Record summary:
c-di-GMP-I riboswitch aptamer from a Frankiales bacterium, 75 nucleotides, folded computationally. It matches the Rfam family "c-di-GMP-I riboswitch aptamer". About the family: GEMM was predicted in a large-scale screen for bacterial structured RNA regulatory elements. Model confidence (mean pLDDT): 91 of 100.
RNA sequence: GGUCGACAACGGCAAACCCGUCGCGAGACGGGGACGCAAAGCUACGGGGGUCACGCACCUCGCCGGGCUACCGAA
Numbered sequence: 001g002g003u004c005g006a007c008a009a010c011g012g013c014a015a016a017c018c019c020g021u022c023g024c025g026a027g028a029c030g031g032g033g034a035c036g037c038a039a040a041g042c043u044a045c046g047g048g049g050g051u052c053a054c055g056c057a058c059c060u061c062g063c064c065g066g067g068c069u070a071c072c073g074a075a
Stems, first nucleotide, its partner, number of pairs: 004073002012037002017032006035062001041068003045065003048060004
């Protein structure tokens, strides 16, 4: 350094639901809240699923995979 992921350490993110805002909508953002997560960080590249005003459109990476990046350091 890489792989890997512990009854390790410092921490991190934040489901459902509620409130507000935006959106035709799926849903997104902010606040509350924690079901969980070792990439539940980023990316729509492939697949899946969803929306629609049906377009070479939109959403979902906390559905699966790929790519990029990252804290710690036992076996």